Transfer RNA from Gammaproteobacteria bacterium SG8_11, 75 nucleotides, folded computationally. The sequence is in RNAcentral, with records from ENA. It matches the Rfam family "tRNA". About the family: Transfer RNA (tRNA) molecules are approximately 80 nucleotides in length. The family's RNA type in Rfam is transfer RNA. The prediction has a mean pLDDT of 80. NCBI's taxonomy places the organism under Bacteria, Pseudomonadati, Pseudomonadota, Gammaproteobacteria.

RNA sequence: UGGCGUGUAGCUCAAUGGCAGAGCAUCUGUCUUACAAGCAGAAUGUCGUCAGUUCGAUUCUGACCACGUCAACCA
Numbered sequence: 001u002g003g004c005g006u007g008u009a010g011c012u013c014a015a016u017g018g019c020a021g022a023g024c025a026u027c028u029g030u031c032u033u034a035c036a037a038g039c040a041g042a043a044u045g046u047c048g049u050c051a052g053u054u055c056g057a058u059u060c061u062g063a064c065c066a067c068g069u070c071a072a073c074c075a
Stems, first nucleotide, its partner, number of pairs: 001071007010024004018055001026042005048064005
């Protein structure tokens, strides 16, 4: 320097153009002598950034940023 991949909740990850979700974690209640587990419920997002396309974008397109990976360059 170039190719490819990834970027979504605290963490791990879904969502192939039409209300952003699951598991774990957290909080509350219940249960227990107590803790854990179980059960019931609750809270939590600038969908990496900026543009474009579209009636409508997490989703499609472009640029950029970060990380990973391969290659090139360099001695």